[in-house]
Context: one part of a larger RNA
RNA sequence: UAACGGGGGCCCGCACAAGCGGAGGAACAUGUGGUUUAAUUCGAUGAUACGCGAGGAACCUUACCCGGGCUUGAAAGUUAGCGACGGACCGUGAAAGCGGUCUUCCCUUCGGGGCGCGAAACUAGGUGCUGCAUGGUUGUCGUCAGCUCGUGCCGUGAGGUGUCGGCUUAAGUGCCAUAACGAGCGCAACCCUUGUUGUUAGUUGCCAGCGGGUGAUGCCGGGAACUCUAGCGAGACUGCUACUGUAAGGUAGAGGAAGGUGGGGAUGACGUCAAAUCAGCACGGCCCUUACGUCCGGGGCGACACACGUGUUACAAUGGUGAGUACAGAGGGUUGCCACCUGGCGACAGGAUGCUAAUCUCCUAAAACUCAUCUCAGUUCGGAUCGGAGUCUGCAACUCGACUCCGUGAAGCUGGAUUCGCUAGUAAUCGCGCAUCAGCCAUGGCGCGGUGAAUACGUUCCCGGGCCUU
Numbered sequence: 001u002a003a004c005g006g007g008g009g010c011c012c013g014c015a016c017a018a019g020c021g022g023a024g025g026a027a028c029a030u031g032u033g034g035u036u037u038a039a040u041u042c043g044a045u046g047a048u049a050c051g052c053g054a055g056g057a058a059c060c061u062u063a064c065c066c067g068g069g070c071u072u073g074a075a076a077g078u079u080a081g082c083g084a085c086g087g088a089c090c091g092u093g094a095a096a097g098c099g100g101u102c103u104u105c106c107c108u109u110c111g112g113g114g115c116g117c118g119a120a121a122c123u124a125g126g127u128g129c130u131g132c133a134u135g136g137u138u139g140u141c142g143u144c145a146g147c148u149c150g151u152g153c154c155g156u157g158a159g160g161u162g163u164c165g166g167c168u169u170a171a172g173u174g175c176c177a178u179a180a181c182g183a184g185c186g187c188a189a190c191c192c193u194u195g196u197u198g199u200u201a202g203u204u205g206c207c208a209g210c211g212g213g214u215g216a217u218g219c220c221g222g223g224a225a226c227u228c229u230a231g232c233g234a235g236a237c238u239g240c241u242a243c244u245g246u247a248a249g250g251u252a253g254a255g256g257a258a259g260g261u262g263g264g265g266a267u268g269a270c271g272u273c274a275a276a277u278c279a280g281c282a283c284g285g286c287c288c289u290u291a292c293g294u295c296c297g298g299g300g301c302g303a304c305a306c307a308c309g310u311g312u313u314a315c316a317a318u319g320g321u322g323a324g325u326a327c328a329g330a331g332g333g334u335u336g337c338c339a340c341c342u343g344g345c346g347a348c349a350g351g352a353u354g355c356u357a358a359u360c361u362c363c364u365a366a367a368a369c370u371c372a373u374c375u376c377a378g379u380u381c382g383g384a385u386c387g388g389a390g391u392c393u394g395c396a397a398c399u400c401g402a403c404u405c406c407g408u409g410a411a412g413c414u415g416g417a418u419u420c421g422c423u424a425g426u427a428a429u430c431g432c433g434c435a436u437c438a439g440c441c442a443u444g445g446c447g448c449g450g451u452g453a454a455u456a457c458g459u460u461c462c463c464g465g466g467c468c469u470u
Base pairs, nucleotide, nucleotide: 005470007469008468009467010466011465012464013463015459016458019422020421021420022419023418026313027312028311029310030309031308032307033306034304035303042053043052064299065298066297067296068295069294070293076123077122078121079120081117082116083115086103087102088101089100090099091098092097105114106113107112125288126287128286129285130284134282135281136277137276138275139273141271146185147184148183149182150181151180152161153160154159165176166175167174191265192264193263194262196234197233198232199231200230201229202228206223207222210221211220212219237259240253241252242251243250244249302441315415319374320373321372322371323370324369331362332361333360336355337354340351341350342349343348381412386407387406388405389404390403391402392401428451429450430449431448432447433446434445
């Protein structure tokens, strides 16, 4: 000087406590370990791996395995030679490929050029190794309040001071004090969004008043008020009042849509973990070069005595089922979204209008509410599993897709020790959309709105962190 202490003091955080809902028991989905396998490709491993890379594994992807091919190579550049590329067909083959028949160029300044095939050579290629050689990027401590510098001063020096002390703050935020005075990276603010309002502008959005029209609908004329859209402004600053304090500030109140950082986001200091990634990309070194490169067919990544993580659905009456009825937001759409009509119990199929979208469409939101029924039972709970029949995507659903209908109807009656999330439009609960995508194993991820709580005495204790001190 740091780190550590079952040393001390002060302080903070869903850290505990107070509450609400879960996990751990069941079935299934998914990831991982293990085992198995020809292969079950590789990476990630306490917190900080395990619905993670993967925001889409039937082929492709694909890196793995088996088999069949190629060797200047699947792609790109330079230089001879030859010719259009392409199209139709035949043989062989699982395909890749190999062999064969017919047909077939454009521009031109006639030098050649475009495009393709092809021999030779120089380059290739490698998801092979090393993240402990690296760049870049990322996780974590942690949105924690810290980390430093210049000059001065102190110390032989390492270093210290500043950054300590008192008060205050979400904050090294500020005030006071002070051998320190200043400054930088962080904090805050500037940025986006949401909550109020003014103004400008009214189409594809809106409809108060006026007129027309319909079974009905802003449907039409029209209007610019309202909603809304999207540009520019206003607004919040402890500004005002009271109390308190030297001050910074604190407490209460008024006005206000909003009050003391209004809510949410983006933003992550010096550094730590030789943390992660050579498989996103780049790159040093090493290694392979008729193979560790490359093309194709099939298989595997989907196996299954078992163990763990994350989820979904339940175990029911605050519920299940049937019927009726109401109210969103945010997104997507031309190889697309599809109104509407017809057929089908249905998945869907056959027609067909509009829309490159505030115009048309996905698009009836669901929970809620009303009525009826079930009456505590392994049930009208629960839906796994299995049998049959189908639909759709796609060369192709056997391994290995989703969905529909009929039948079947398993475990499960609230889950041990233990453990997780959450402080308000939050938890809980309900549905809707998007990316990827032919289709989809999505119960995942990322968004959107609807309904909408309980509790916080407090900081003794557990965990993590900050400052001072020993």
Molecule: small-subunit ribosomal RNA, 3' major domain
Organism: uncultured bacterium